A computed fold for a 72-nucleotide RNA from Berkelbacteria bacterium GW2011_GWE1_39_12, annotated as transfer RNA. The organism belongs to Candidatus Berkelbacteria, within Bacteria. Its Rfam family is "tRNA". It is annotated as a transfer RNA. The sequence is in RNAcentral, with records from ENA.
[in-house]
RNA sequence: GCCCGGAUAGCUCAGUGGUAGAGCAACUCCAUGGUAAGGAGUAGGUCGUCGGUUCAAAUCCGAUUCCGGGCU
Numbered sequence: 001g002c003c004c005g006g007a008u009a010g011c012u013c014a015g016u017g018g019u020a021g022a023g024c025a026a027c028u029c030c031a032u033g034g035u036a037a038g039g040a041g042u043a044g045g046u047c048g049u050c051g052g053u054u055c056a057a058a059u060c061c062g063a064u065u066c067c068g069g070g071c072u
Base pairs, nucleotide, nucleotide: 001071002070003069004068005067006066007065010024011023012022013021018055026042027041028040029039030038048064049063050062051061052060
């Protein structure tokens, strides 16, 4: 230099055009003599950034930043 993949909640990850989700963690409550395990619930997101397509974009297209891999 070229090619491929990835970036979504504090962490690990789903989500192939129509309301952004799960597990763990956090917080509240239940329960216990108490703690842990357990049960119920709550909060937490400009979906890396910029632009484009579309009635509508996390999702499609382009550019760009960072991370990983491959080729030379």